[in-house]
RNA sequence: CCGUGCUAGGCGGGGAGCCAGCGGUGCCCUGUACCCGCAAUCCGCUCUAGCGGGGCUGAAUCCCCGCCCGAGGCCCGGAAGGUCCGGGGCAGCUCUCGUCACGAAGCGUUGAAGGUCGGGUCCUGCGCGACUCCAGACCGCGAACCCGGUCAGGUCCGGAAGGAAGCAGCCGUAAGCGGAGCCUGGUGGGUGCCGCAGGGACGCCUGGCCGGAGCUGAGUGUCGGGAAGCGUCCGAGUCGUCCGCGGUCGACGGCGGGUGCACGG
Numbered sequence: 001c002c003g004u005g006c007u008a009g010g011c012g013g014g015g016a017g018c019c020a021g022c023g024g025u026g027c028c029c030u031g032u033a034c035c036c037g038c039a040a041u042c043c044g045c046u047c048u049a050g051c052g053g054g055g056c057u058g059a060a061u062c063c064c065c066g067c068c069c070g071a072g073g074c075c076c077g078g079a080a081g082g083u084c085c086g087g088g089g090c091a092g093c094u095c096u097c098g099u100c101a102c103g104a105a106g107c108g109u110u111g112a113a114g115g116u117c118g119g120g121u122c123c124u125g126c127g128c129g130a131c132u133c134c135a136g137a138c139c140g141c142g143a144a145c146c147c148g149g150u151c152a153g154g155u156c157c158g159g160a161a162g163g164a165a166g167c168a169g170c171c172g173u174a175a176g177c178g179g180a181g182c183c184u185g186g187u188g189g190g191u192g193c194c195g196c197a198g199g200g201a202c203g204c205c206u207g208g209c210c211g212g213a214g215c216u217g218a219g220u221g222u223c224g225g226g227a228a229g230c231g232u233c234c235g236a237g238u239c240g241u242c243c244g245c246g247g248u249c250g251a252c253g254g255c256g257g258g259u260g261c262a263c264g265g
Base pairs, nucleotide, nucleotide: 001265002264003263004262005261006260009057010056011055012030013029014028015027020046021045022044023043024042034054035053036052037051038050063258064257065256066255067254068253072249073248074247075246076244077243078242079241081239082238083237085235086234087233088232090231092230093229094227095226096225097224098223100221101220102219105216106215107214114210115209116208117207118206119205120204121203122199123198124197125196126195127194128192129191131188133186134185135184136183138179139178140177141176147172148171149170150169155164156163157162
């Protein structure tokens, strides 16, 4: 160096997450890479690797190590935004209170402001009226007998004269029923363009007298105070975007190096 057989190793790797930690399932990147079973209500492990079963390859394009490149992920910092919350009245908008100025329009010599004396609206009591209800009074009806009067007939007593009780009928009336709503008494209240007395309130309406020229006021603006809805400023959270010769891990790829055993020639 060649041939044959075999062994270690390999037959994908990485990021975030989960976890005490590690690997796997699931997500993402890379890009093509044996098969079957298991796993988020997780699964398997305990110190470096999924666990169990099977298959292929095998010392190099393929296995191992170092360096470079760098898809992508994660972390840190910054910027300007979105959203949400807290705070500051803070140039402005808005709302609000007061002040002053101007002032549309209206009222006013048929009398403004102001002053003074009243009245009403409100409450209480009394009275009067209306109304409701009850009773009386009024009118009518109203008792087989146990209400009254008169009592035919009949009955009873009596020698007679005469007397007694009394049904029907007629007349009247009690309780009661009905009517009428005039009169009398009582009763009630979401009752009254009513009267009297007392009180209350100071808002509104209104009258008399004094007085003798103002009064009300839409709106606009000045100044001052307040509110915090919009805006603004400060701050916290959260979301995505962009930036940093920031940090960290790092697939694919490139370069360099390393790694057997047995037999035969």
This is a predicted structure of a 265-nucleotide RNA (Bacterial large signal recognition particle RNA) from a soil metagenome. Rfam family: Bacterial large signal recognition particle RNA. Rfam classes the family as a non-coding RNA gene. The coordinates come from a structure-prediction model, not an experiment, and the mean pLDDT is 80.